[in-house]
Context: one part of a larger RNA
RNA sequence: UGACGGGGACCCGCACAAGCAGUGGAUUAUGUGGUUUAAUUCGAAGCAACGCGAAGAACCUUACCAGGUCUUGACAUCCGACUAACGAGAUAGAGAUAUGUCAGGUGCCCUUCGGGGAAAGUCGAGACAGGUGGUGCAUGGUUGUCGUCAGCUCGUGUCGUGAGAUGUUGGGUUAAGUCCCGCAACGAGCGCAACCCCUGCCAUUAGUUGCUACGCAAGAGCACUCUAAUGGGACCGCUACCGACAAGGUGGAGGAAGGUGGGGACGACGUCAAAUCAUCAUGCCCCUUAUGACCUGGGCUACACACGUACUACAAUGGCAGUCAUACAGAGGGAAGCAAAACCGCGAGGUGGAGCAAAUCCCUAAAAGCUGUCCCAGUUCAGAUUGCAGGCUGCAACCCGCCUGCAUGAAGUCGGAAUUGCUAGUAAUCGCGGAUCAGCAUGCCGCGGUGAAUACGUUCCCGGGCCUUGUACA
Numbered sequence: 001u002g003a004c005g006g007g008g009a010c011c012c013g014c015a016c017a018a019g020c021a022g023u024g025g026a027u028u029a030u031g032u033g034g035u036u037u038a039a040u041u042c043g044a045a046g047c048a049a050c051g052c053g054a055a056g057a058a059c060c061u062u063a064c065c066a067g068g069u070c071u072u073g074a075c076a077u078c079c080g081a082c083u084a085a086c087g088a089g090a091u092a093g094a095g096a097u098a099u100g101u102c103a104g105g106u107g108c109c110c111u112u113c114g115g116g117g118a119a120a121g122u123c124g125a126g127a128c129a130g131g132u133g134g135u136g137c138a139u140g141g142u143u144g145u146c147g148u149c150a151g152c153u154c155g156u157g158u159c160g161u162g163a164g165a166u167g168u169u170g171g172g173u174u175a176a177g178u179c180c181c182g183c184a185a186c187g188a189g190c191g192c193a194a195c196c197c198c199u200g201c202c203a204u205u206a207g208u209u210g211c212u213a214c215g216c217a218a219g220a221g222c223a224c225u226c227u228a229a230u231g232g233g234a235c236c237g238c239u240a241c242c243g244a245c246a247a248g249g250u251g252g253a254g255g256a257a258g259g260u261g262g263g264g265a266c267g268a269c270g271u272c273a274a275a276u277c278a279u280c281a282u283g284c285c286c287c288u289u290a291u292g293a294c295c296u297g298g299g300c301u302a303c304a305c306a307c308g309u310a311c312u313a314c315a316a317u318g319g320c321a322g323u324c325a326u327a328c329a330g331a332g333g334g335a336a337g338c339a340a341a342a343c344c345g346c347g348a349g350g351u352g353g354a355g356c357a358a359a360u361c362c363c364u365a366a367a368a369g370c371u372g373u374c375c376c377a378g379u380u381c382a383g384a385u386u387g388c389a390g391g392c393u394g395c396a397a398c399c400c401g402c403c404u405g406c407a408u409g410a411a412g413u414c415g416g417a418a419u420u421g422c423u424a425g426u427a428a429u430c431g432c433g434g435a436u437c438a439g440c441a442u443g444c445c446g447c448g449g450u451g452a453a454u455a456c457g458u459u460c461c462c463g464g465g466c467c468u469u470g471u472a473c474a
Stems, first nucleotide, its partner, number of pairs: 001474002003471003007468002010465004015458002019422005026312001028310006034303002042053002064298007073128001077127002079124005086104001087102002090099003108117003130287002133285003139281002141276003144272001146270001151190006157166003170181003196264004201232007210222003214219001235258001238252005314415001318374005324369001332363003337356002342351003381412001386407007428450007
C1' cells in the first nucleotide's frame, strides 16, 4: 500500500421488511447429470453451466457408430498428354459408384489454315490439399461477471531516507469523485452526466394509398385522426421556507410533463490463467491408402433414477353453450410468397383464385360484455395415456414430425424443508406477430388489451461504496 475481521461509524440496492404472484408436490415439454449403448458427437459447470452454443437433429444438418467405397483426393494453385464443353436415357447396385450406348450439339479469340490460346472435362507425376484432431494454461478477436457500481489514474509541486503519501481526505449535498465550501496543493485524463434513438404536449411544413364538417356515392377538401421531417418545450426557471449569503433540499403556482419526465443504446482502470482453437483467424504438436473424403442405414429422440427452467391444471372471480345486434389493438410479415369472396367437409383441411412487391390487398385478435346452464363432486374440473379413422408438409413421417374428429379419461383437491420475481401502465392475466423454417415452438425476441397490492422503516440476511481501526496474511 492492499486484502481480510462472527471490529467501529456513515450510505446505497426488490438486500431485508410490507405486499402480490410463483417455484419446490402432479402430468407434460425441454436442458443437464447419471446409467445404458455399436454410437447415444462436442462444448458450457456456484452466483456468471443446465428452453445455454442450437433463430428450429426424419434424410441433409452431423462433427458420432456400423457397413460399403476413394487415395493428388469432396475443395485450391502449378506441369504434361488427350478430348470441344455440354446434354440424354439404359443396365447392376442400398447408394456412393461402375459398365457400356449415344438422339442432340462442334461453340469463343488469333491464324501463315499446319495450328496456337481461353474456358471446361478425362488421365498421369509430384509439390501439396484436407483435419469440427490436441492445447482457450501459447494467442488474436469476441463475450460473461463484479456493475451502470462510482470509481481508476496522470503531470507538476510539496512531504517522507524509502516503500509511498498528498491531490481523491474534511464540512455539507447528490443517482453520481454530482456540485459547493475549506485545505500544500494546482491542474488534467478515462469513467458520471449531456450530446444519439423511442415515448408523452404543442406548432410549422407536406397530404396519398391515410382522414371526412359536405345524408350515401362521386367529386372536392386537408379542419380533425394519422403519417414524417423541422422546430419549440423543463432550466430548481418563478415563488415561500430551510441551509453557510453556497451547493442543494422541502412545499406551491403555472404546465401535457417537475426536479435524471418514462424507456433504450452506451459498461472506466481492472478481477476471475472466467468462456470460446467447434463462428472465424492463428503459433506449436499430431494424422497423411487416414484422425482426410464419399455413400446407405442407424444414433444425437435410449431410461431403475436425480436436478434446473417452463407449460397445463387442481376449478364457481370457474367450466360449457349461444357465438347473442356480438365489441375494441399494436407491432410485424408477404412473390418458389401472403392469400380474400364463394363452395365442399363435424374438423384439420380441400377446391378456388379476386387483390397485393403493399398506409391501397392479405395474414388478423383473445380475455372483456350479455343470456342460459352446471351446484362443489375427482365433477359438465383437469387433460396425460391409449385405440380407431383422417388431414398436411416432404424422395421418404417405422425408429423419429405437426394437426383434426370419435372413443378412452391417468396423476392432480393449492404443494415439506427451502426458495424466486416484481415498486406502476410495473406484477398478474389475455391474446397477436416475427426470426429460424419444406414441415415442426409450452422456447426465444417483440407487440398491444385488461390492470392491482404494498413500502412503517434500515435492527437483521445478501451484495456494494467511502472513512477509520487491528493483523503473525501478500

The part of an RNA shown here (small-subunit ribosomal RNA, 3' major domain) has 474 nucleotides and comes from a wastewater metagenome. Rfam family: Bacterial small subunit ribosomal RNA. The prediction has a mean pLDDT of 82.